RNA sequence: GCCUUCGAAGGGAAUGGAGCUUCCCGCUAACCGCCGGUAACGGCUGAUGGCUCCUGUCUGCAC
Numbered sequence: 001g002c003c004u005u006c007g008a009a010g011g012g013a014a015u016g017g018a019g020c021u022u023c024c025c026g027c028u029a030a031c032c033g034c035c036g037g038u039a040a041c042g043g044c045u046g047a048u049g050g051c052u053c054c055u056g057u058c059u060g061c062a063c
Stems, first nucleotide, its partner, number of pairs: 010025004016054006033044004
């Protein structure tokens, strides 16, 4: 320098961890909430895509 063969671990679903499950993506990607507003800016819900558990937070009640 040329030829041939192989290609681990996957990643994501608006705020943490784990299990299960659904969907999406294939590093050129999936994903990066909603409402008002021309914009600036202001306001709102939720720790889940979904279920369960834990942690944190918020509200109400009781001791």
This is a predicted structure of a 63-nucleotide RNA (Fluoride riboswitch aptamer (crcB RNA motif)) from a Vulcanimicrobiota bacterium. Its mean pLDDT, the model's own confidence on a scale to 100, is 75.